Record summary: A computed fold for a 691-nucleotide part of an RNA from an Armatimonadota bacterium, annotated as large-subunit ribosomal RNA, domain II. The full RNA is in RNAcentral, with records from ENA. Its Rfam family is "Bacterial large subunit ribosomal RNA". Rfam links the family to the GO terms structural constituent of ribosome and ribosome. NCBI's taxonomy places the organism under Bacteria, Bacillati, Armatimonadota.
Context: one part of a larger RNA
Formats: sequence, C1' cells, structure tokens
RNA sequence: ACCGGCGAGUUACUGUUGGCAGCGAGGUUAAGGCGAAGAGCCGGAGCCGCAGCGAAAGCGAGUCCGCAAGGGCGCCAUAGUUGCCGGCAGUAGACCCGAAACCAGGUGAGCUACCUAUGGGCAGGGUGAAGCCUCGAUAGUCUCGGGGUGGAGGCCCGCACCGGUGUCGGUUGAAGACGGCUCGGAUGACCUGUGGGUAGGGGUGAAAUGCCAAUCGAACCUGGAGAUAGCUGGUUCUCCCCGAAAUAGCUUUAGGGCUAGCCUUGGGUGAUGCGUGGCGGAGGUAGAGCACUGAAUGGGCUAGGGACGCUAACGCGUUACCGCACCCAAUCAAACUCCGAAUGCCGCCAUGUCAAACCCGGGAGUCAGACUGCGGGGGCUAAGCUUCGUAGUCGAGAGGAGAAGAGUCCAGACCGCCGGCUAAGGUCCCCAAAUCGAGCUCAGUGGGCAAGGAGGUGGGACUGCUCAAACAACCAGGAGGUUGGCUUAGAAGCAGCCAUCCUUUAAACAACGAGUAACAUCGGACUGGUCGAGUGGUUCUGCGCCGAGAAUCCAACGGGGCUAAGCUCGAUACCGAAGCCGCGGGGAGCGCCGCGAGCGAUGCUUGCGGGCUCCGGUAGGGGAGCGUUGCGCAGUAGGUUGAAGCUCCGGCGCGAGCCGGGGUGGACGAGGCGCAAGUGAGAAUGCCGGU
Repeated sequence: ACCGGCGAGUUACUGUUGGCAGCGAGGUUAAGGCGAAGAGCCGGAGCCGCAGCGAAAGCGAGUCCGCAAGGGCGCCAUAGUUGCCGGCAGUAGACCCGAAACCAGGUGAGCUACCUAUGGGCAGGGUGAAGCCUCGAUAGUCUCGGGGUGGAGGCCCGCACCGGUGUCGGUUGAAGACGGCUCGGAUGACCUGUGGGUAGGGGUGAAAUGCCAAUCGAACCUGGAGAUAGCUGGUUCUCCCCGAAAUAGCUUUAGGGCUAGCCUUGGGUGAUGCGUGGCGGAGGUAGAGCACUGAAUGGGCUAGGGACGCUAACGCGUUACCGCACCCAAUCAAACUCCGAAUGCCGCCAUGUCAAACCCGGGAGUCAGACUGCGGGGGCUAAGCUUCGUAGUCGAGAGGAGAAGAGUCCAGACCGCCGGCUAAGGUCCCCAAAUCGAGCUCAGUGGGCAAGGAGGUGGGACUGCUCAAACAACCAGGAGGUUGGCUUAGAAGCAGCCAUCCUUUAAACAACGAGUAACAUCGGACUGGUCGAGUGGUUCUGCGCCGAGAAUCCAACGGGGCUAAGCUCGAUACCGAAGCCGCGGGGAGCGCCGCGAGCGAUGCUUGCGGGCUCCGGUAGGGGAGCGUUGCGCAGUAGGUUGAAGCUCCGGCGCGAGCCGGGGUGGACGAGGCGCAAGUGAGAAUGCCGGU
C1' cells in the first nucleotide's frame, strides 16, 4: 500500500413540543402487597389540573397599593391529565478518537551526579627545586658563585588508562552516538573495583537547566480518568420537496457565543404581498451657484502702514511698495447654499396572465466571504489593497463563449432522443458555420504602453499668392553716400552700444546666415528673365510611425497562417448551449375539469384520467422508503427430489434493493403483519489481521 473484519448522536431521569391512544372537571397512582409471573388485581400517600391576589397575616371572583382618585395582577370568556412513540433541551463522559498538563499513592542512584568506607592502577625517558657536603670569593660562621649529593613538581615527552580536538566515512549505520587518521591529560582537583548513602514541591550539580535507567524547565508506574480540549480530524443505505448565511446589537468578545435577521416545518388570518400606472407627500444628494460661511486670482478705488522729501513743531507732499473694506471680472468647497433634479422612500386609488404577506408554535444552520459594475471614505484618483453603500455572479451553479481560467458575457441542468430554432460568441484551416459589399490601414498596425516627436496617409473647414504668370528650379542683378556714428589694437552689413537716413533704381537691408585678425569672399532678403498651372499656411478629424529594454528560442494573434482571414460602416444567410420548441417518460403542488367512491353533503376527502404550475443546489429543515440482527404470531410455509452461505447468468424497481435460473454447498429456514436495536463505512497520519 491493498484486501477483509471492527469502528462514531446512545442510555437513564427531568422538562418542552408534536403525533397516537385512554379518561375528562377531572386525570393518574408511588413505594409496597397478593400472585408461578416482567400478566393481572390491590394500593389515593402523593402529583398535575379545576382561582386568584398579596412579602405576609389574610381575603376571595376578586385581591394588592392608596385617605381617595386611580392603578397592577386576575375573573367575566374553563381543558386537563396519564401513557406510548418522535423532535429538541437540561443533568450525566452524552456523537467518536486526540492533548500539552494537574493531583494522589508507589517504584527507581545495577545508567548517571555527588558523598562515604575499603581496595587496586599509572611502561619508559627527560628536567633536576629545597636541604646537605665540598671548593672558591670575602672581613670568618652571614652572603654570593662553582662542583657534588639529593630527588621536589596540579613540571616536560610518551604507553597502559582516562578523554573526545579536527577531518573523512557512516546517516533505511556494523553501531538508537560508531569506525579510520589526527589530537588533550597521563603523580593528579588523576583513573578505577566493591559495599553503602542522597528521590521528584525532591536529589545531585567545578553550573550545561546538566544528570537522576536510550526519558528531564521537573523521572517512571498505577490511580483520580472516559481530566478538560470555544481546537483539528472522522461520523457508514436510498429517493422526493424546500433551501440559507458569512449581517446587526452585546460579549476578557473578535476563528467562540446569545438574541434578532435570513431557511425549513405544523397551525392560523384571508388579499393584507410584489410589479406597473395615476395622484399626493417628506427630503437637500448629483448638478449648479456665490446670496451666507470660508478659500482664492487679476484690475479699479481706497482706510491704514512702509519708504523718500519738506518742516522748529503741528503737519504737508511724492510713491512702478504692502494693503482692510467696497466695486468690476473670473474661480473653489465633505463638515458653504440664493437654487436643485433623476432614482429611491411613504401614503391612497386603479390594474396585472405575478404570488406572496402577516401571526402563533417545533427544528435549524449562518456570525472568516470573494470578485465585477456603479456611488464614496482610507491609500499614491497604488495593489488580486482596505472599509461602507448598491446591484449582479460565485459561494451552493452544471452547460455555451472568453485558447486555458470560482466571481466576466450568454444561460439556470427532472430523465431519454443519431429531431428543430436561437443567445453570447463566431463562420480561411486546426474547428461547426460567408474566402459577402463599400471605404480605410502597409505598420504584421491588427496581435501590449505614456508624455512627447514627425513633409506617413485618407476626409472636412478657413485662408494667402496666382495667366497683370504664382510656388519650385535655372540664368542674371543684389548698387552709391559708406569703412553710418560710437566703441575698439582693429570693428569695413555681420563682438558690443546708438541710429537705421538719403540717393540711383526693375530691385537691393546702414543687412538674415556662413566666413576674415580686420577686410575680402560665398549665400539670403529684394528685382528682372526662362518656364506655364496651380502653390503656400492655419485648424478639426480617421487610420497608421517613432518613443518600445529581461533574463532557457520563437513566447505580447490559442496555433497554422492572413494584406484581408486587419479596422470602420452596411446587408443577408448560416453555425452555435443542458436556453426555447418537438416527441416519449418520471415526480411534486393545485379538486381547476371528467368518471367513480365515501361522508358530518351548495361542501369536504379520495382512486383513475386530463389540465395548469413547478422539479440546479452546500450548511440545514421536512417527507417517503430499502436493507441487516434478534423477538412475537410460530414447533409458520418450504427444505436431503437439497435450507443458509458462496458463485455465474437472466429479469424487475427512479433508487436503496428485489425476484428467478445454473453451479457449489450439505441442514436449516423465508415471506407477511408487528416489536426491539450493538442496524448500513472509503476516508478518522483510525484499530486488528492477512498478503
């Protein structure tokens, strides 16, 4: 891992509610007794109900408070009670498995820590302290030096022994801590044998929270014990009907609860619901506005101030300074409003082929929501961000489209069909369906991107010049006063400052650019000629261009590939889904219709047929069933002419399942009607076994 078996809402009591049954102003017994009995009978103590009010005494259809008035709770208006079964709650382990822990009583120092008593061990080599002897120096014994002797040391090197530094191997190991090489201590605070001691709120600790039997921030065993677990996981047959929530308030509350909201179910009310239309309302949002409150720009006017000038002082004057208020013009505002919608909301009436709404009971689940559009706040007019409102979808929704893709678009799946029509989206091939029309695009734009940039190209508007010849090109001219004046080393059109005139002319600047040290020189403006029909500018707009960089090759159309198979406009057809239609079938609701039946009978209930409506679904509510084991009827029917079980095949049922036949098996045992449960497994890192 697989297969098989086992494996989770139970039981008792007390309540509450529903169903059924008994009796009913009553209902019922408990312990216990009689009895063969768990039958039946007896047993009326007690309990619930029939009357309430008051703290109570107490009074009583009333009573309590109050002086009263008046008010509170009751009566007038009666149904209960006992049992059985079901739902739910409470108390119990209370659906099952699961802690980390806490406490009690014990067991442990044969591991290890420390202590204690008594034993044992440490090859070999080196160094050579004190003391002593002696020689020398010296003043002589003190002191110093040499030699000898001596043999100290948590001394040195290094086996045993004790350790465990580095690295390699090992890492489902040879080994639940090892092996190889290497390394530390090795007469000491050394190592070690044996006996003994210290115990868990404790011991021991050269101290690491270390060690106390492969376990230690508090050992192990048993018990309290099924501790508790607002947490995680798991929770077993079928079909049918309905179907949520992820919100509010409160919460030592925030991943848990309680009440409400939303779901379901029983009963009741009986048009109250919803949509649409009309009418009538409340309101201060969007927008807009500046009349208020504020903000804010320019101008005018101007109080006040600054600066400067005058004045002995008072004060006066000037001002391209600042500037209240006021005026003009143009603005801004969630907490501004002279105004002010659309929606929405409330009420009444009408209407509709829609079908709810409300009240009283039983049962829930939900309290992490997600994205998208729209209206806001927070943030950066960031986020697959966050927080409200509103609508939708997902959640709990399959199908089609979007290449793929919960939340987008289309559309809500009862079942079947090798029938039809459509939606979104598509119609060259992959791939079902058009190689339709007109215009645009040349960028593979389409098929990713901004500010910004550009004689890309299509369309529109306005406008200048132009056969008295424009625009472009080519030919020619482009002069004189004059090198204008100033400045300057120089300044001659062309460093800079000032001025920018006059003349000749078809025209020609006191010069637009290049150039020189300064001149020169070359172009330009301007003019003539050649040529002969358009040529410039501004602006609006369609499509395109550049801007354009990312990590393994294409990799920014799903692909092929496309110049239409791109974009815009237009037209007709077709394809396309579980949508809609057609045909057949199933279920639910509604007595709406027909036939039939029953009854308390203008009606109600119901069988069959028809009609109308409905049948996606998680949590969850409700309903109807299948199967297993045992029991009762029951020593059933059946069964060696073959039971159960196993196995193969056929059939029936929406399904759980059931029936039949063959084989195997070799003795039991259905079906029916009831009853009771150790009653259904694929998941719990489930438990046990097998392979």